[in-house]
Notes
The RNA shown here (small-subunit ribosomal RNA) has 1426 nucleotides and comes from a metagenome. Model confidence (mean pLDDT): 84 of 100.
RNA sequence: AGAGUUUGAUCCUAGCUCAGGAUGAACGCUGGCGGCGUGCCUAAGGCAUGCAAGUCGAACGACCCCGACGUUACGUCGGGGGAGUGGCAAACGGGAGCGUAACACAUUGGUAAUCUACCCCAAAGACAGGGACAACCUAGCGAAAGCUGGACUAAUCCCUGAUGUGCUAAGUAUUCAUAUGGAUACUUAGUAAAGUUCUGGCGCUUUGGGAGGAGCCUAUGGUCCAUCAGCUUGUUGGUAAGGUAAAAGCUUACCAAGGCUAUGACGGAUAGCGGGUGUGAGAGCAUGACCCGCCUCACUGGGACUGAGACACUGCCCAGACUCCUACGGGAGGCUGCAGUCAAGAAUCUUGCGCAAUGGCCGAAAGGCUGACGCAGCGACGCCGCGUGACUGAUGACGCCCUUCGGGGUGUAAAGGUCUUUUAUUGAGGAAGAAUCAAUGACGGUACUCAAUGAAUAAGGGGCUGCUAAACUCGUGCCAGCAGCAGCGGUAAUACGAGUGCCCCAAGCGUUAUCCGGAAUUACUGGGCGUAAAGGGUCCGCAGGCGGCCUAACAAGUCAAUGGUCAAAUCUAACGGCUUAACCGUUAGACUGCCAUCGAAACUAUUAGGCUAGAGACCGGGAGAGGCAAGCAGAACUGCUGGUGUAGGGGUAAAAUCCGUUAAUAUCAGCAGGAAUACCAAAUGCGAAGGCAGCUUGCUAGAACGGUUCUGACGCUCAGGGACGAAAGCGCGGGUAGCGAAUGGGAUUAGAUACCCCAGUAGUCCACGCCCUAAACGAUGGUCACUAGGUAUUGGAAGUAUCGACCCUUUCAGUAUCGCUGAAUCUAGCUAACGCAUUAAGUGACCCGCCUGGGAAGUACGGCCGCAAGGCUAAAACUCAAAGGAAUAGACGGGAACCCGCACAAGUGGUGGAGCAUGUGGUUUAAUUCGACAUUAAGCGAGGAACCUCACCAGGGCUUGACAUCCCCCGAAUCCCGCAGAAAUGCAGGAGUGCCGAAAGGAAUGGGGUGACAGGUGCUGCAUGGUUGUCGUCAGCUCGUGUCGUGAGACGUACGGUUAAGUCCGGUAACGAGCGCAACCCUCAUCCUGUGUUACUUUUUCGCAGGAAACUGCCCAAAAUAAUUGGGAGGAAGGUGAGGAUGACGUCAAAUCAGCAUGGCCCUUACGCCCUGGGCUACACACGUGCUACAAUGGCCGGUACAAAGGGUUGCCAAACCGAAAGGUGGAGCUAAUCCCAUCAAAACCGGUCUCAGUUCGGAUUGAGGUCUGCAACUCGACCUCAUGAAGCUGGAAUCACUAGUAACCGUGAAUCAGCCUCGUCACGGUGAAUACGUUCUCGGGUUUUGUACUCACCGCCCGUCACGUCAAGAGAGCCGGUAAUACCCGAAGUCUCACGGAUGUGGGCCGAAGGUAGGACUGGUGAUA
Repeated sequence: AGAGUUUGAUCCUAGCUCAGGAUGAACGCUGGCGGCGUGCCUAAGGCAUGCAAGUCGAACGACCCCGACGUUACGUCGGGGGAGUGGCAAACGGGAGCGUAACACAUUGGUAAUCUACCCCAAAGACAGGGACAACCUAGCGAAAGCUGGACUAAUCCCUGAUGUGCUAAGUAUUCAUAUGGAUACUUAGUAAAGUUCUGGCGCUUUGGGAGGAGCCUAUGGUCCAUCAGCUUGUUGGUAAGGUAAAAGCUUACCAAGGCUAUGACGGAUAGCGGGUGUGAGAGCAUGACCCGCCUCACUGGGACUGAGACACUGCCCAGACUCCUACGGGAGGCUGCAGUCAAGAAUCUUGCGCAAUGGCCGAAAGGCUGACGCAGCGACGCCGCGUGACUGAUGACGCCCUUCGGGGUGUAAAGGUCUUUUAUUGAGGAAGAAUCAAUGACGGUACUCAAUGAAUAAGGGGCUGCUAAACUCGUGCCAGCAGCAGCGGUAAUACGAGUGCCCCAAGCGUUAUCCGGAAUUACUGGGCGUAAAGGGUCCGCAGGCGGCCUAACAAGUCAAUGGUCAAAUCUAACGGCUUAACCGUUAGACUGCCAUCGAAACUAUUAGGCUAGAGACCGGGAGAGGCAAGCAGAACUGCUGGUGUAGGGGUAAAAUCCGUUAAUAUCAGCAGGAAUACCAAAUGCGAAGGCAGCUUGCUAGAACGGUUCUGACGCUCAGGGACGAAAGCGCGGGUAGCGAAUGGGAUUAGAUACCCCAGUAGUCCACGCCCUAAACGAUGGUCACUAGGUAUUGGAAGUAUCGACCCUUUCAGUAUCGCUGAAUCUAGCUAACGCAUUAAGUGACCCGCCUGGGAAGUACGGCCGCAAGGCUAAAACUCAAAGGAAUAGACGGGAACCCGCACAAGUGGUGGAGCAUGUGGUUUAAUUCGACAUUAAGCGAGGAACCUCACCAGGGCUUGACAUCCCCCGAAUCCCGCAGAAAUGCAGGAGUGCCGAAAGGAAUGGGGUGACAGGUGCUGCAUGGUUGUCGUCAGCUCGUGUCGUGAGACGUACGGUUAAGUCCGGUAACGAGCGCAACCCUCAUCCUGUGUUACUUUUUCGCAGGAAACUGCCCAAAAUAAUUGGGAGGAAGGUGAGGAUGACGUCAAAUCAGCAUGGCCCUUACGCCCUGGGCUACACACGUGCUACAAUGGCCGGUACAAAGGGUUGCCAAACCGAAAGGUGGAGCUAAUCCCAUCAAAACCGGUCUCAGUUCGGAUUGAGGUCUGCAACUCGACCUCAUGAAGCUGGAAUCACUAGUAACCGUGAAUCAGCCUCGUCACGGUGAAUACGUUCUCGGGUUUUGUACUCACCGCCCGUCACGUCAAGAGAGCCGGUAAUACCCGAAGUCUCACGGAUGUGGGCCGAAGGUAGGACUGGUGAUA
């Protein structure tokens, strides 16, 4: 010191979250020692038990006990005990924070308005007398607590008299001070005392002073709510009296009517205050445990007594609640003292030791008392310190983990070796704390010291995706779970759980809660308001804030100096004491404050005087839709009357509702009415804003300019307040032509409560009164000043010129703009950017308003206003991790511009209907193996499923395996044959014994065995490689450097032309380059040269090899003369000549794990392997791709022509012969320009026949007979012959291909292959068209631009209702509580007061707690329901 999180990415705004520190903490896991601290934050809830305030015999009398003496008299002396009288203490010490927003506290002053026991100092004094009541004794009552009567007695108990240094009161005088008063002197009146003793003293009385303590008063300071705005009757003041230690309405009577308040009264909520503490750089913010000071309280409420001091924590009286005792008649009690207990709670200790120390009370003292205090105990609750060992020890054990299998990690870690003993344990010694000569230590046999034994007694917690230091493997599979935020988990999770490793801290570590910080996220230091939240709709204006120039005074603010105070502790620094530290001590500083005294006089304030630049007034001539009122005008519209006139009109995209023969619409004339003012008119003008438009008149307001005559700071802003305030709306009364919410009707539509049409009420208009809101916007508050200009325009003035105006120049005020054509919005500055830029969003000053994440919500409740509608003011619960601004790249648009493509159009032929073939879906099945699914699956993988293929099914079998490598044993290999079996397989027999080597043995090969392993067409194409499809042969996709921008990005690649093309040219903050395009490659078309097998042969053709030719090269025209385009010549070919190969960056998690390869997972006598048979060929149906047809441009028969390209030795197969044919026999030739398939064709052509019909069309289907291949044609092959002869007569909606040697028609060949379901595919030639105006539309694509709330990118995003469930808040008939008051009733104790033949008493009065009654206020809980 910052970081994460809004987006595809960026900048900004803004919230949320994290890293730090802290705690009287709690919880989880863990836990060795010591020191110092600290420990009921909740129920001020209730408390058993013990202790926490007594002491004095040197104040007093009696009694009891002990001892001594003794004249044995309870006589004297001494010691002790407990009760009583008396004195002092008990008002301190200790606890708690209920109440209290207050002179309670803090700071500062005052008390001339006061008191003060004990202590200190000083002065004076203590004389004489009297009396009572306890105890004790006695008589009684009561359960007890306790009480009553009688009688005796002492005192430092009480009373009377004397004296009076003094004191008090009154008066007089002097002096000081001043609001009452103080001091001194004198006079008058009143007023004291106590003794005891150990003989030292200790006490007693009066007065003055001191010290310490206390009371009262004053100024200042410190919480929230204005959705609390008015409060107050002892209230404010006076007089008199009372009262107090003391001022005072402190109290009472009377008189007056005051007092407080937006500088926040009153009310409500909360709260002890301060020193300090935590945090923070500071300013601040939060807090008030422990320690210190003050206050308040003591079961709740009230009250007084005693006393120096109390309205009294362990005193009294009364009332109330609660608990306990009781003989039921009455009594007792108060842990918020120390321990302890119950309860509450997440949670907080021992019913300990001691008065040894420090301190307190009493006492002359000894001493007593002291849960204050000193110590110990418990709790890792906190801070601090120490330890759990040290050194050595391997190219590094075991185990575990990972692995690319080579190794790596744990790791010098362990073991082992050599040491040490802090700590723990045991033993021995052993303090200081003691003041004071001695004695006296709870802690404590503690701290500390020494010795012994032995590495011995001692490590965990959290984390490892980013923030944030630290990662691998396995398990799990949106499950289980994690999470502070972002977010992980759907089969390869560094985020879940575990293991290993690592990181951080360490006797602790994490979590939770709270506070500060980070947060400049309330901004004083230190923020903002055009678009992110935020300028009030506008103006006027009181209070308030701020304010021009000069002079003088003053000294409130301000500044300086001095003094006082600001308790101690805390904090900081230095030094010191405990082994160190924490802790403690000493000294110094700080504590930023307040008060007083004395100074300064610039600035601010104040006072006095002056000035004119601000402001205002006056005069002058002009501008204007400024306002109000009255009158007038014309056009249009509608209605009415009359005329002309006849069948339509109106309306729409098209219609209909509607109007019209009772005469519309149209047209002419007249009349009436209401509303609004064309042209002028404009970026114009005026007004504070809303707003203002025909003309004239009247009344009226403001601004600008010129003059420089007057006043002399009179100013600016403005909370509250007042006025104005579009439209709509409301009230009362008018008015109503047009328009027109609502409403009715007609259309549109799936619907149409809309858009369109026909009608039409309120309203719109006027007058009066309300309402008070708008995107009331420039989304930009007002005033003043400063900071280049240009242009246009409105108004005024001046100058020059002129006869005058215009023009021109200057100036003041206003308005607008500075984009293209087209000639500077540039230079600054600001801004997140967009943009603003003298009309600032720039630079400054002053004042006002407003903002603080999104939603809930401008809503609820309350208040004010309103007739109502509603307005103004204005939250919270709950919920989200964002919401948002500007700009960027894409994508998209039923946005725009340009361009292209058999994309449409123009044509030709098809598909969709039939039968068959083939593929797919579906269904079926033991199985119908699997994959492919819009375009981009479906005659696709498969270029050939009878077995095999084969992956599927049924059955029979094998288990190191059908196949590979290694090891061991046996046998050469190999061949023949028998039996069982469906076969696989099993059993048995025979022949044969080879090659290398001297031998051992080896090579090849077969069989058997063991285990490593083989094997898998099992899964994942969403883990992959490779390959492929598609956009698309579309013209695009990028990079380096540079420049621009805060940045994402942009430019380059825009633009003008051009092209098939990001092709080329021009041009340009770009200059270059790459992948694509084109070219280079192959085939075809022309020619030349060379060469050549074959063929009977010459030319030709043909094969092979090489070469030429085409480049917009030439001419004309167009165009920027360029690129290029149009035309022409020549040429076999002309503008890429035709075709092919060639497919940029990328998209679709596109396809393929079944072609192959491959990570991971899975199976292992089976998901592997072998065999037989079956299946992939099923069949109500649906779809795709084809073939054959429906016929005469044809079928059939006969005859006659013309190809190209291929294949062939397990092969192609000639001639000849047989068969009707498929085919057979046959064997010549050919390893091919030679022979064969193959006379190499068919359409074509010539001739004949058929004559429009389900036919001499069509050939499905079925029967019979054959041929061929093959181990085998049943499921399930092809072909031949005969017979049979089905559907079908040109095909609905829709849809496909093709632009020239193309479509269409015709046949030929090949791959695969034993054969073939081939009508498929790939090649080959033959015959050989039609059409393209053109780019509006459909589809696809490219470039530019624009909008966007989309980016998974329009198959996007997203709004509302409804259904169901959940949560919070408001309303709600009401119901139940709480708080503080008011009025009245009753009224305890008690002060005060009055009266009384008995005074410690009785009775009365005022006040008075608690209680009761009543109506309201405020505030909680709960409540069906919508």

RNAcentral holds the sequence, with entries from SILVA.